Background: The part of an RNA shown here (large-subunit ribosomal RNA, domain I) has 538 nucleotides and comes from Dysgonomonas sp. 25. NCBI's taxonomy places the organism under Bacteria, Bacteroidia, Bacteroidales, Dysgonomonadaceae, Dysgonomonas. RNAcentral holds the full RNA, with entries from ENA. The coordinates come from a structure-prediction model, not an experiment, and the mean pLDDT is 83. Its Rfam family is "Bacterial large subunit ribosomal RNA".

[in-house]
Context: one part of a larger RNA
RNA sequence: GGCACAAGGUGGAUGCCUAGGCUCUCGGCGGCGACGAAGGACGUGAUAAGCUGCGAAAAGUUUGGGGUAGGUGCAAAUAGCCUGUCAUCCCAAAAUAUCCGAAUGGGGCAACCCAAUAGGUGAAGAACCUAUUACACUACUAACGUAGUGAGCCAACCAGGGGAACUGAAACAUCUAAGUACCCUGAGGAAAAGAAAACAAAAGUGAUUCCCAAAGUAGUGGCGAGCGAAAUGGGACCAGCCCAAACCAGCACUGUUUAGGCAAUGCUGGGGUUGUAGGACUGAGCCGUGGGAAACUAAUGGAGAGUAGAAUGUUUUGGAAAGAACAAUCGAAGAAGGUGACAAUCCCGUAUACGAAUCCAUUACAACCCUAUCAGUAUCCUGAGUAAGGCGGGGCACGAGAAACCCUGUCCGAAUCCACGGGGACCAUCCCGUAAGGCUAAAUACGACCGAGAGACCGAUAGCGAACCAGUACCGUGAGGGAAAGGUGAAAAGCACCUCGAACAGAGGAGUGAAAUAGACCCUGAAACCCUGUGCCU
Repeated sequence: GGCACAAGGUGGAUGCCUAGGCUCUCGGCGGCGACGAAGGACGUGAUAAGCUGCGAAAAGUUUGGGGUAGGUGCAAAUAGCCUGUCAUCCCAAAAUAUCCGAAUGGGGCAACCCAAUAGGUGAAGAACCUAUUACACUACUAACGUAGUGAGCCAACCAGGGGAACUGAAACAUCUAAGUACCCUGAGGAAAAGAAAACAAAAGUGAUUCCCAAAGUAGUGGCGAGCGAAAUGGGACCAGCCCAAACCAGCACUGUUUAGGCAAUGCUGGGGUUGUAGGACUGAGCCGUGGGAAACUAAUGGAGAGUAGAAUGUUUUGGAAAGAACAAUCGAAGAAGGUGACAAUCCCGUAUACGAAUCCAUUACAACCCUAUCAGUAUCCUGAGUAAGGCGGGGCACGAGAAACCCUGUCCGAAUCCACGGGGACCAUCCCGUAAGGCUAAAUACGACCGAGAGACCGAUAGCGAACCAGUACCGUGAGGGAAAGGUGAAAAGCACCUCGAACAGAGGAGUGAAAUAGACCCUGAAACCCUGUGCCU
C1' cells in the first nucleotide's frame, strides 16, 4: 500500500407518523362601507421581543343566557391577584373603539403638519378639550340653506361597452383561434331573459330559463381548415301583470272674445290595456267571488351556547394492557379520536331524545290592494322621424349568397283596423300574430365565507409558494420575484452530585428511564466520504 472482516465518525436517504394541503359532495350564507369599511400604523401585560386578542374604558368593560372548579392566551417559571356573592370559558346583545386609509376642514413624502367657526377648562390673547367644516347629484327653498343619496373594498358567477395575437388551414390573405384572452362600466344573491307584430303547417302549440334527445343532422364553408342550428319529443320549474291613448273631472297658466264662454299647454285624479280584436261612447246589469310578490302578530320547522346519553372484571406477559387466557354485559350506541402496544362496555363521543336569547323560512287570521257581464257599432283611441326602403356595417349556425329575420352610422320615409307585421328572395291564396312603453318569482350559474362529510388523493425534494411566526427571510429603484426549515420520551422524569479540563467547551463516572448508540445537532439512521483494529498478501 492492497484485499477482507469488524467497530466507529460523518451524512440524512429509507421506513413509520401527521399538525398541513388537494379534489369533490351536501347544506347554509351571499355582502362590508361616511353610524367611517377592507387593510394597516402605533399602542396595550407585574415582568413582555414576537404572535394572538384588544384600543387611552386597550390579552379587556357592561347586561342577558349557558356552564362549573378552578383561572390569570401562545408560554414554561416567579410574584401578585380573581373565584360557590359562581370566576375563567362558550353564545348573544351593548359600551369603548388612538392615528392612517374612499378619507371627506386645508395640506401632505399614509399613519404627519396647519387651521376656521361655536362651546368649554383656564388669570390669559398661551395651551388643551368637544362638536362642525370635502365633492357630485337629487328634492324642497325667493335666497341663505336643509334633507337624502353616492364615493371605497370584495372569490367566482352575470350583463353591457371595447377587443387582440400566437395558433390551425401542414405556406398564406377570406376563414380559424374568438367575440376567447385582456381592458373598462354596472348590478344582484343570483344576473340576464320573459308573457308572441312567436312557432308551426291543413294538424296544432301557447311567456322565459335550464337539462336530455333531435344531431355532428339540416345547413354554412378559399364547399379548405373548420363552423354548426331549429322545429319537435322527453324532463326541471311554472305566474302572470302594469302603463300611454281615447273619454270624464280638477288645478295652474296662456291666447282670444260678442265678457256668457271657446281653445292651447302642463300637472293631478278617474277610466283603460287587447287580436275568436279590445277599449272609449250609448243603453241595460253588477257587491259577492277569486287572487295578491311588501310589513305586523301567531303557529310550525330550521339554524343557533348547550343538556341527558347503555354496557367489564380477573389472571398473565410486559416499563406500561387496550394484547393473550378465562368468564361477562350493552347495543336505536360495534362512527371517529384519545388513553404508557390493538378498548363497543376507561375518557371524549356516537344512536336517540331535548334546548334559551336571536335570526331565517313556511303557513294562517284580520287589515290593505286588484278583480265581473250583456247588447249596440255612427264616431273616437290603440306607442312616428317609428315601420319599411337606399348606401355602409354588425348579429343571426348562415362568409352577399336566391338571403328572409334582427340592430343601426347616414339619407329618406308610411299606413291607422276596409289597418299593419310575419310564415327564409318575390307574388297570390291561406294561416299566425298586433311592433315602435314597462315590470315579473321558480327551475339555472358561481363560491370569498360558515357547517357537515367523502376520497383505488399527497405524506415533508410530496401535498398549496407556505404542516414550522410565509407571501416571511432574502433579491430588485420599481412593477415584481420569492425560499429553506416537521418528529427526544409514555411522562421532562431534560442528567442532582463527583472527576479531568482555563471553561458557560467537551469528556468520564453517578443518577432518570423500558431504552441515553432516545441527551435536546435528540425516532429509524442507507450510500458516497473519513478513521481505527484484526487477518492475509506485497